Description:
A computed fold for a 73-nucleotide RNA from Cavenderia fasciculata, annotated as transfer RNA. It matches the Rfam family "tRNA".
[in-house]
Formats: sequence, C1' cells, structure tokens
RNA sequence: GCUUCUAUGGCUCAGUAGGCAGAGCAUGCGGCUGUUAACCGCAGGGUCGUUGGUUCGAUCCCAACUAGGAGCG
Repeated sequence: GCUUCUAUGGCUCAGUAGGCAGAGCAUGCGGCUGUUAACCGCAGGGUCGUUGGUUCGAUCCCAACUAGGAGCG
C1' cells in the first nucleotide's frame, strides 16, 4: 500500500425483506431467609464509532473517515 471482518447500556453479545433498540451478567431497590449466599420481582442506564447522503422513515442501504483484528504485498 491492497483486500476483508468488527465497532450496539458498565461488561459479553443479539437484533438487517428499512417502521417503538433488546438479552444475560453487573448495579440500585424490594421480597424470601434467624443472617449471608442462592432464588424471585422491579428499576435506572444507549442520541447503535464519527460525518455526510438516499428515504416519509436508517442500528440496518450508500460514501468518506476513525479505531481494532485477519490475510496479501
């Protein structure tokens, strides 16, 4: 330098024939228990890497960037 993959709550990841952003863990509160743990319930937390474009509407499609991984030279 070229090709390709990845980027979504604190962490690990789902979610694409474009139409309200989710789960598990963690955290907070409550229940249960003599207490703790376990278990059960509830809650908070995201402008979906950035900037543009297409569209009535974008996590999803297009372009350029940024960061990381892999391959080739």